[in-house]
C1' cells in the first nucleotide's frame, strides 16, 4: 500500500491536557437490518413448533445410523485503477428470536463489530487514470 463484512465520516460533552490520548456519554449524516396496514398470497386434517442475520443452502455416503469424517452442491470470495469473460486458489461456517412475525404505505426499533495480509503467477476485452 490492501482484504472479507452494513460496520463509517462528522459535531458536541467529561477525563486528561495543551501534541496526542480515553470515556461510551449524546446527536447528526451515511450504510445495513428487523417489525409493520388495505389489496394480494395463504385449501383441510394429522404429525412435525416456526422464524431472523448470512456467501454459508442441499443431496449422498461413512458411522455405534450419535458425534465425527469424506464427496458434492445452492450460493460466496480473492487475483492491487474499474467491469466483464476464462483459468487458477478459496469459503460453503457460525450466531439470535423464544410458540411469535407472508407481503406491506405511514410508523415503529437495531447495529455500524469481528478477522485477516507480508505475499505478490493470472489472460484476454472494454474503460478510467497519469
Nucleotide at each position: 500500500c490492501g482484504c472479507u463484512g452494513a460496520a463509517u465520516u462528522c459535531c458536541c460533552c467529561c477525563c486528561g491536557a495543551u501534541c496526542g490520548g480515553g470515556g461510551u456519554g449524546g446527536g447528526a449524516a451515511g450504510c445495513g437490518g428487523g417489525g409493520g396496514a388495505c389489496c394480494c398470497a395463504a385449501g383441510u386434517c394429522g404429525u412435525c413448533g416456526g422464524g431472523g442475520c448470512u456467501a454459508a443452502u442441499c443431496g449422498c455416503g461413512u458411522g455405534c445410523c450419535c458425534a465425527u469424517c469424506g464427496c458434492g452442491u445452492a450460493g460466496c470470495g480473492c487475483c492491487g485503477c474499474u467491469c466483464u469473460c476464462u483459468a487458477g486458489c478459496g469459503c460453503g461456517a457460525g450466531c439470535c428470536c423464544g410458540u411469535c412475525a407472508g407481503c406491506u404505505a405511514a410508523c415503529c426499533c437495531c447495529g455500524c463489530a469481528a478477522g485477516c495480509a507480508a505475499g505478490a503467477c493470472a489472460g484476454a476485452g472494454a474503460g478510467g487514470a497519469u
A computed fold for a 130-nucleotide RNA from a soil metagenome, annotated as c-di-AMP riboswitch aptamer (ydaO/yuaA leader). The sequence is in RNAcentral, with records from MGnify. The coordinates come from a structure-prediction model, not an experiment, and the mean pLDDT is 77.